[in-house]
Predicted 3D model of RNase P RNA and transfer RNA as a complex of 390 nucleotides.
RNA sequence: GAUGCAGGUCGCCUUAUCGUUCCUAAUAAUUGUUAGGAAAGGAAAGUCCGGACACCAUAGGGAAGCAUAGCGGCUAACAGCCGUCGUCCCGAGUACUCGGGAUAGGACAAGUGCAACAGAAAGAAUGUACAGGUUAUGCUGUAGUGAAAUCAGGUAAACUCUAUGCGGUGAAAUGCCACGUAAACCUACGCUUGAGGGUUCCCGCCCGAUGUAGGAGGGUAGGCAGAUAGACCUUUCCAGUAAUGGGUAGGCUAGAUAAAUGAUAAGGGUCACGCUUUGGCGCGAUACAGAAUCCGGCUUAUAGACCUGCUUUUUUA
RNA sequence: GGUGCCUUAGCUCAGUUGGUAGAGCAAUGGACUGAAAAUCCAUGUGUCCCUAGUUCGAUUCUUGGAGGCACCA
Repeated sequence: GAUGCAGGUCGCCUUAUCGUUCCUAAUAAUUGUUAGGAAAGGAAAGUCCGGACACCAUAGGGAAGCAUAGCGGCUAACAGCCGUCGUCCCGAGUACUCGGGAUAGGACAAGUGCAACAGAAAGAAUGUACAGGUUAUGCUGUAGUGAAAUCAGGUAAACUCUAUGCGGUGAAAUGCCACGUAAACCUACGCUUGAGGGUUCCCGCCCGAUGUAGGAGGGUAGGCAGAUAGACCUUUCCAGUAAUGGGUAGGCUAGAUAAAUGAUAAGGGUCACGCUUUGGCGCGAUACAGAAUCCGGCUUAUAGACCUGCUUUUUUA
Repeated sequence: GGUGCCUUAGCUCAGUUGGUAGAGCAAUGGACUGAAAAUCCAUGUGUCCCUAGUUCGAUUCUUGGAGGCACCA
RNA backbone atom coordinates (compact mmCIF):
# COMPACT_ATOMS: atom_id res chain seq x y z
C1' G A 1 0.00 0.00 0.00
C1' A A 2 -3.97 -3.61 -1.06
C1' U A 3 -7.84 -7.01 0.77
C1' G A 4 -11.74 -8.90 3.98
C1' C A 5 -14.43 -8.92 8.79
C1' A A 6 -16.34 -6.31 13.15
C1' G A 7 -17.52 -1.68 15.57
C1' G A 8 -18.27 3.63 15.26
C1' U A 9 -18.93 8.72 12.90
C1' C A 10 -20.66 11.78 8.84
C1' G A 11 -24.05 11.67 5.02
C1' C A 12 -23.03 17.49 0.03
C1' C A 13 -21.46 23.10 0.36
C1' U A 14 -21.76 28.53 -1.17
C1' U A 15 -24.16 32.67 -3.66
C1' A A 16 -28.28 35.07 -6.29
C1' U A 17 -33.55 35.44 -7.69
C1' C A 18 -38.65 33.97 -6.94
C1' G A 19 -41.78 31.74 -3.19
C1' U A 20 -44.23 28.60 1.64
C1' U A 21 -45.46 28.03 7.34
C1' C A 22 -44.88 30.09 12.24
C1' C A 23 -43.11 33.88 16.01
C1' U A 24 -41.78 39.09 17.44
C1' A A 25 -41.95 44.42 16.41
C1' A A 26 -43.64 48.58 13.56
C1' U A 27 -47.21 50.42 10.22
C1' A A 28 -51.80 50.49 8.00
C1' A A 29 -56.57 49.06 9.75
C1' U A 30 -58.44 42.93 9.23
C1' U A 31 -55.26 40.57 6.71
C1' G A 32 -52.17 43.16 3.97
C1' U A 33 -47.04 45.69 3.87
C1' U A 34 -42.03 46.31 5.94
C1' A A 35 -37.93 44.62 9.18
C1' G A 36 -35.76 40.71 12.14
C1' G A 37 -35.72 35.50 13.72
C1' A A 38 -36.88 30.02 13.36
C1' A A 39 -38.17 25.78 9.90
C1' A A 40 -37.17 17.41 8.94
C1' G A 41 -34.18 12.43 10.03
C1' G A 42 -30.51 8.73 11.21
C1' A A 43 -33.80 6.30 10.12
C1' A A 44 -39.11 11.13 10.67
C1' A A 45 -40.33 4.28 7.97
C1' G A 46 -42.29 -0.68 9.96
C1' U A 47 -45.95 -0.03 14.19
C1' C A 48 -42.48 -4.92 16.57
C1' C A 49 -41.61 -4.05 22.17
C1' G A 50 -41.63 -0.57 26.52
C1' G A 51 -43.29 3.98 28.91
C1' A A 52 -45.31 9.20 29.66
C1' C A 53 -50.20 11.24 29.22
C1' A A 54 -55.77 10.83 28.84
C1' C A 55 -60.44 8.33 29.52
C1' C A 56 -63.81 4.16 31.63
C1' A A 57 -69.43 5.23 36.90
C1' U A 58 -65.91 -2.86 36.72
C1' A A 59 -59.30 -1.29 37.72
C1' G A 60 -62.46 -6.82 42.52
C1' G A 61 -62.20 -12.80 42.58
C1' G A 62 -61.67 -17.09 39.32
C1' A A 63 -60.82 -19.22 34.47
C1' A A 64 -58.84 -18.58 29.78
C1' G A 65 -55.21 -15.99 26.99
C1' C A 66 -50.54 -13.46 26.12
C1' A A 67 -45.40 -12.40 27.26
C1' U A 68 -40.62 -13.48 29.54
C1' A A 69 -36.90 -17.61 31.03
C1' G A 70 -28.60 -19.49 33.10
C1' C A 71 -26.57 -15.74 36.91
C1' G A 72 -25.72 -10.55 38.31
C1' G A 73 -26.40 -5.42 37.15
C1' C A 74 -28.57 -0.77 34.51
C1' U A 75 -33.22 1.75 33.59
C1' A A 76 -39.26 5.51 34.21
C1' A A 77 -39.99 0.72 31.78
C1' C A 78 -38.86 -3.19 28.31
C1' A A 79 -38.70 -8.90 24.62
C1' G A 80 -33.71 -3.34 25.25
C1' C A 81 -28.45 -2.55 27.03
C1' C A 82 -23.85 -4.07 29.99
C1' G A 83 -20.89 -7.81 32.48
C1' U A 84 -20.21 -12.94 33.31
C1' C A 85 -20.95 -18.58 33.16
C1' G A 86 -22.25 -22.72 30.08
C1' U A 87 -22.91 -24.83 24.99
C1' C A 88 -21.76 -24.71 19.68
C1' C A 89 -18.79 -23.03 15.30
C1' C A 90 -14.20 -21.01 12.96
C1' G A 91 -8.91 -19.92 13.13
C1' A A 92 -4.02 -20.26 15.41
C1' G A 93 -0.50 -22.60 17.87
C1' U A 94 0.03 -26.73 20.59
C1' A A 95 -1.18 -30.71 23.92
C1' C A 96 -5.06 -27.50 26.59
C1' U A 97 -4.63 -22.67 25.99
C1' C A 98 -5.43 -18.01 23.11
C1' G A 99 -8.37 -14.91 19.59
C1' G A 100 -13.07 -14.08 16.95
C1' G A 101 -18.31 -15.18 16.23
C1' A A 102 -23.26 -17.30 17.38
C1' U A 103 -26.66 -18.63 21.31
C1' A A 104 -35.59 -18.42 22.23
C1' G A 105 -30.00 -21.18 27.61
C1' G A 106 -35.99 -23.21 33.31
C1' A A 107 -38.29 -28.44 33.56
C1' C A 108 -38.98 -34.89 29.61
C1' A A 109 -36.63 -37.36 37.99
C1' A A 110 -45.34 -35.05 37.18
C1' G A 111 -48.61 -36.51 33.06
C1' U A 112 -50.08 -36.87 27.68
C1' G A 113 -48.38 -37.11 22.70
C1' C A 114 -44.81 -37.85 18.53
C1' A A 115 -40.60 -40.40 16.05
C1' A A 116 -41.39 -41.19 8.19
C1' C A 117 -37.48 -44.60 6.08
C1' A A 118 -34.04 -48.04 7.97
C1' G A 119 -33.70 -51.53 11.91
C1' A A 120 -34.82 -57.64 15.72
C1' A A 121 -36.57 -53.72 18.67
C1' A A 122 -38.55 -46.42 18.92
C1' G A 123 -41.02 -47.41 25.32
C1' A A 124 -45.53 -52.01 28.81
C1' A A 125 -39.22 -51.45 26.00
C1' U A 126 -37.33 -55.40 23.17
C1' G A 127 -33.86 -58.98 23.23
C1' U A 128 -31.34 -60.22 16.36
C1' A A 129 -26.26 -62.23 14.96
C1' C A 130 -21.41 -63.57 16.83
C1' A A 131 -18.11 -64.37 20.94
C1' G A 132 -17.35 -65.19 26.31
C1' G A 133 -19.55 -67.44 30.60
C1' U A 134 -23.20 -71.02 32.84
C1' U A 135 -25.89 -77.72 33.84
C1' A A 136 -29.55 -74.12 31.88
C1' U A 137 -31.63 -69.22 32.20
C1' G A 138 -30.35 -64.63 34.02
C1' C A 139 -25.49 -62.18 32.67
C1' U A 140 -20.98 -59.63 29.95
C1' G A 141 -18.78 -57.72 25.40
C1' U A 142 -18.90 -56.64 20.15
C1' A A 143 -21.56 -55.82 15.45
C1' G A 144 -25.36 -53.74 12.32
C1' U A 145 -29.85 -49.56 11.43
C1' G A 146 -30.86 -44.69 12.74
C1' A A 147 -31.07 -37.94 14.42
C1' A A 148 -31.74 -40.93 18.79
C1' A A 149 -30.53 -48.06 21.03
C1' U A 150 -30.04 -50.28 27.34
C1' C A 151 -29.52 -44.89 29.00
C1' A A 152 -33.33 -41.98 35.35
C1' G A 153 -33.28 -42.92 26.47
C1' G A 154 -34.73 -38.38 22.53
C1' U A 155 -38.19 -34.34 21.68
C1' A A 156 -41.19 -28.46 25.24
C1' A A 157 -39.83 -22.38 18.33
C1' A A 158 -45.19 -30.57 20.82
C1' C A 159 -49.37 -30.14 24.46
C1' U A 160 -48.01 -29.18 29.26
C1' C A 161 -45.68 -27.91 34.21
C1' U A 162 -42.88 -24.27 37.26
C1' A A 163 -41.58 -19.03 38.43
C1' U A 164 -42.58 -13.90 37.33
C1' G A 165 -45.50 -10.08 34.94
C1' C A 166 -49.98 -8.17 32.29
C1' G A 167 -57.51 -4.36 33.65
C1' G A 168 -59.08 -2.34 28.87
C1' U A 169 -59.02 1.46 25.03
C1' G A 170 -55.61 4.91 22.27
C1' A A 171 -54.62 11.89 20.40
C1' A A 172 -60.08 9.58 15.47
C1' A A 173 -57.90 9.41 23.67
C1' U A 174 -60.01 13.61 26.29
C1' G A 175 -61.92 18.79 27.82
C1' C A 176 -64.16 23.49 26.23
C1' C A 177 -66.52 26.99 22.69
C1' A A 178 -69.40 27.98 18.24
C1' C A 179 -72.94 26.45 14.33
C1' G A 180 -76.99 23.34 12.68
C1' U A 181 -80.81 19.57 13.39
C1' A A 182 -85.70 15.34 13.65
C1' A A 183 -86.06 14.33 21.79
C1' A A 184 -89.85 13.43 15.10
C1' C A 185 -90.76 8.30 11.70
C1' C A 186 -90.66 2.46 11.01
C1' U A 187 -89.48 -2.63 13.24
C1' A A 188 -88.09 -5.66 17.56
C1' C A 189 -87.20 -6.02 22.84
C1' G A 190 -87.88 -3.74 27.55
C1' C A 191 -89.68 -0.19 31.69
C1' U A 192 -87.19 -2.24 38.62
C1' U A 193 -89.70 -9.71 38.32
C1' G A 194 -85.37 -4.73 34.00
C1' A A 195 -83.88 -5.00 27.47
C1' G A 196 -79.14 -3.61 26.79
C1' G A 197 -74.25 -1.79 28.12
C1' G A 198 -69.42 -1.31 30.92
C1' U A 199 -64.31 -4.24 23.99
C1' U A 200 -62.70 -12.78 25.99
C1' C A 201 -65.91 -15.99 29.56
C1' C A 202 -68.23 -16.93 34.72
C1' C A 203 -69.36 -14.74 39.61
C1' G A 204 -69.82 -10.21 41.90
C1' C A 205 -70.32 -4.84 41.18
C1' C A 206 -71.93 -0.42 38.51
C1' C A 207 -74.96 2.29 34.77
C1' G A 208 -79.78 1.87 32.85
C1' A A 209 -86.35 4.25 31.15
C1' U A 210 -86.36 11.50 27.71
C1' G A 211 -84.36 3.26 27.31
C1' U A 212 -81.66 -0.26 24.05
C1' A A 213 -80.68 -2.64 19.10
C1' G A 214 -81.58 -2.23 13.88
C1' G A 215 -83.63 0.55 9.44
C1' A A 216 -84.54 4.70 6.36
C1' G A 217 -83.65 9.79 6.59
C1' G A 218 -82.18 15.10 8.42
C1' G A 219 -78.06 18.25 10.20
C1' U A 220 -72.91 19.39 10.82
C1' A A 221 -68.11 18.15 9.13
C1' G A 222 -65.49 24.95 12.23
C1' G A 223 -62.22 26.81 16.28
C1' C A 224 -59.19 26.50 20.98
C1' A A 225 -56.68 23.35 24.45
C1' G A 226 -54.20 18.48 24.55
C1' A A 227 -49.27 20.09 21.29
C1' U A 228 -43.98 20.99 21.74
C1' A A 229 -38.74 23.27 27.89
C1' G A 230 -37.98 17.82 27.63
C1' A A 231 -36.38 10.60 31.30
C1' C A 232 -33.85 17.79 26.23
C1' C A 233 -28.96 19.33 23.71
C1' U A 234 -23.57 20.75 24.12
C1' U A 235 -19.00 21.05 27.28
C1' U A 236 -16.24 19.18 31.22
C1' C A 237 -15.31 16.59 36.11
C1' C A 238 -16.28 12.43 39.45
C1' A A 239 -18.07 7.08 40.63
C1' G A 240 -18.33 2.33 38.02
C1' U A 241 -14.79 -3.20 34.16
C1' A A 242 -19.17 -1.57 31.40
C1' A A 243 -24.24 -0.38 30.49
C1' U A 244 -25.25 3.79 33.41
C1' G A 245 -25.56 7.36 37.40
C1' G A 246 -24.31 12.15 39.96
C1' G A 247 -22.57 17.18 39.54
C1' U A 248 -20.37 22.05 36.92
C1' A A 249 -20.98 25.73 32.98
C1' G A 250 -23.71 27.18 28.75
C1' G A 251 -28.03 26.82 25.26
C1' C A 252 -33.45 26.96 23.39
C1' U A 253 -33.85 23.61 19.08
C1' A A 254 -40.15 22.70 13.53
C1' G A 255 -45.22 22.89 15.12
C1' A A 256 -48.11 22.41 9.93
C1' U A 257 -53.93 20.43 9.82
C1' A A 258 -54.92 18.02 3.92
C1' A A 259 -50.98 19.47 5.81
C1' A A 260 -45.36 24.50 5.09
C1' U A 261 -39.85 23.33 5.16
C1' G A 262 -39.65 24.43 -2.07
C1' A A 263 -38.11 25.80 -7.27
C1' U A 264 -34.57 27.82 -10.86
C1' A A 265 -29.58 29.41 -12.24
C1' A A 266 -24.24 29.72 -11.47
C1' G A 267 -19.85 28.06 -9.00
C1' G A 268 -17.44 24.42 -5.96
C1' G A 269 -16.62 19.47 -3.31
C1' U A 270 -16.63 13.89 -3.69
C1' C A 271 -16.84 9.35 -6.72
C1' A A 272 -16.81 6.39 -11.47
C1' C A 273 -15.45 6.32 -16.76
C1' G A 274 -12.83 8.25 -21.26
C1' C A 275 -8.76 11.32 -23.39
C1' U A 276 -4.08 13.27 -21.90
C1' U A 277 1.38 17.08 -23.44
C1' U A 278 0.39 14.38 -16.04
C1' G A 279 -0.88 20.73 -15.85
C1' G A 280 -5.74 19.33 -16.75
C1' C A 281 -10.21 18.56 -20.10
C1' G A 282 -14.91 16.07 -21.25
C1' C A 283 -19.03 13.25 -19.60
C1' G A 284 -22.12 10.91 -15.91
C1' A A 285 -23.61 10.12 -10.82
C1' U A 286 -24.34 12.48 -5.86
C1' A A 287 -28.13 7.56 -1.79
C1' C A 288 -32.35 5.88 1.53
C1' A A 289 -35.98 8.86 2.34
C1' G A 290 -40.35 13.45 4.30
C1' A A 291 -42.19 15.39 11.07
C1' A A 292 -48.28 14.71 12.35
C1' U A 293 -49.03 13.86 20.83
C1' C A 294 -44.16 12.91 22.93
C1' C A 295 -40.03 9.83 24.64
C1' G A 296 -36.51 5.06 25.27
C1' G A 297 -35.30 0.75 22.27
C1' C A 298 -35.43 -2.97 18.25
C1' U A 299 -35.86 -4.09 13.04
C1' U A 300 -35.63 -2.74 7.97
C1' A A 301 -33.76 0.84 3.65
C1' U A 302 -29.26 3.68 2.53
C1' A A 303 -24.78 6.38 -3.30
C1' G A 304 -20.41 7.68 -1.05
C1' A A 305 -16.57 9.31 2.54
C1' C A 306 -13.74 8.93 7.17
C1' C A 307 -11.83 6.67 11.95
C1' U A 308 -10.44 2.36 15.24
C1' G A 309 -9.21 -2.89 16.00
C1' C A 310 -8.05 -7.58 13.85
C1' U A 311 -7.14 -11.40 9.49
C1' U A 312 -4.55 -12.32 4.87
C1' U A 313 -1.01 -10.49 1.43
C1' U A 314 2.88 -7.24 -1.21
C1' U A 315 7.14 -3.89 -1.00
C1' U A 316 11.12 -1.40 1.66
C1' A A 317 14.49 -0.99 5.94
C1' G B 1 -53.66 7.88 12.62
C1' G B 2 -54.93 2.78 14.09
C1' U B 3 -56.66 -2.64 13.60
C1' G B 4 -57.36 -7.50 11.32
C1' C B 5 -56.59 -11.12 7.40
C1' C B 6 -54.40 -13.50 2.97
C1' U B 7 -50.16 -15.33 -0.41
C1' U B 8 -49.88 -23.30 -2.68
C1' A B 9 -49.82 -25.70 -10.66
C1' G B 10 -51.56 -20.98 -16.15
C1' C B 11 -56.68 -19.70 -13.10
C1' U B 12 -60.00 -20.90 -8.70
C1' C B 13 -59.05 -23.39 -4.26
C1' A B 14 -58.00 -28.11 -0.68
C1' G B 15 -54.00 -29.69 2.46
C1' U B 16 -53.64 -30.63 11.29
C1' U B 17 -51.15 -33.74 16.07
C1' G B 18 -44.20 -31.68 11.19
C1' G B 19 -42.69 -37.45 7.44
C1' U B 20 -41.33 -35.47 1.16
C1' A B 21 -48.47 -31.79 -1.96
C1' G B 22 -53.39 -32.69 -4.49
C1' A B 23 -58.82 -31.47 -6.85
C1' G B 24 -61.69 -28.86 -10.72
C1' C B 25 -61.06 -25.88 -15.06
C1' A B 26 -57.26 -24.89 -18.58
C1' A B 27 -52.88 -26.91 -21.61
C1' U B 28 -50.44 -30.99 -24.57
C1' G B 29 -50.79 -35.86 -27.10
C1' G B 30 -53.96 -39.91 -28.77
C1' A B 31 -58.92 -42.26 -29.96
C1' C B 32 -63.74 -41.15 -32.28
C1' U B 33 -65.22 -37.79 -37.14
C1' G B 34 -65.03 -36.26 -44.03
C1' A B 35 -63.66 -32.03 -40.51
C1' A B 36 -64.78 -29.91 -35.78
C1' A B 37 -67.44 -29.67 -30.91
C1' A B 38 -68.87 -32.85 -27.01
C1' U B 39 -67.14 -37.55 -25.01
C1' C B 40 -63.22 -41.27 -23.69
C1' C B 41 -57.85 -42.43 -22.57
C1' A B 42 -53.07 -40.71 -21.23
C1' U B 43 -49.36 -36.95 -19.81
C1' G B 44 -46.67 -32.83 -17.79
C1' U B 45 -47.08 -28.90 -14.35
C1' G B 46 -44.72 -26.27 -8.44
C1' U B 47 -38.01 -21.90 -5.40
C1' C B 48 -45.69 -24.04 -1.37
C1' C B 49 -44.21 -15.03 -1.70
C1' C B 50 -38.81 -14.09 0.07
C1' U B 51 -35.19 -14.60 4.16
C1' A B 52 -32.91 -16.52 8.66
C1' G B 53 -33.57 -20.07 12.54
C1' U B 54 -35.63 -24.62 15.67
C1' U B 55 -35.66 -29.84 14.16
C1' C B 56 -32.93 -36.01 11.86
C1' G B 57 -36.65 -33.72 8.63
C1' A B 58 -40.64 -27.41 7.67
C1' U B 59 -46.24 -25.76 3.00
C1' U B 60 -47.02 -26.61 8.42
C1' C B 61 -43.49 -24.01 14.17
C1' U B 62 -40.68 -19.18 15.23
C1' U B 63 -37.93 -14.19 13.68
C1' G B 64 -37.45 -10.38 9.98
C1' G B 65 -39.09 -8.53 5.16
C1' A B 66 -42.28 -7.96 0.37
C1' G B 67 -46.98 -7.69 -2.05
C1' G B 68 -52.35 -7.61 -1.77
C1' C B 69 -57.34 -7.15 0.58
C1' A B 70 -60.80 -5.52 4.24
C1' C B 71 -62.39 -2.60 8.54
C1' C B 72 -62.57 1.68 12.33
C1' A B 73 -65.02 8.76 13.06
The coordinates come from a structure-prediction model, not an experiment, and the mean pLDDT is 76. Rfam match: Bacterial RNase P class A. About the family: Ribonuclease P (RNase P) is a ubiquitous endoribonuclease, found in archaea, bacteria and eukarya as well as chloroplasts and mitochondria. Rfam links the family to the GO terms dimeric ribonuclease P complex, ribonuclease P activity and tRNA processing.